[in-house]
């Protein structure tokens, strides 16, 4: 110096989980809250996964199945960007 590596210390994020507020739903904002987490910063681009209101099949009807335009970067990859510095 560093895309490897992660000891210390500084300052960051914040899962469940309670509320609260939108959403058909998964989620997601806000407040409290600490499992974690060096990219647990950001962007759905490829996968993967969730959900399925509309929408199409089917059904005599309840319904059933199928679909992402909806989500999730805290699944994983790929672009962008980035703290500290013992061994």
């Nucleotide at each position: 110096u560093a895309c490897a590596c992660g000891a210390a210390a500084a300052g960051g994020c914040a899962a469940a989980c309670c509320u609260u507020u939108c959403g058909a739903a998964a989620g997601a904002g806000g407040g409290g809250g600490a499992c974690g987490c060096a990219a647990a910063g950001c962007u759905a681009u490829g996968g993967g996964c969730c959900u399925a209101a509309g929408g199409a099949a089917c059904u005599a009807a309840c319904g059933u199945u199928c679909u992402a335009a909806g989500g999730u970067u805290g699944c994983c990859a790929a672009g962008c960007c980035g703290u500290c510095g013992a061994a």
Molecule: c-di-GMP-I riboswitch aptamer
Organism: Cohnella abietis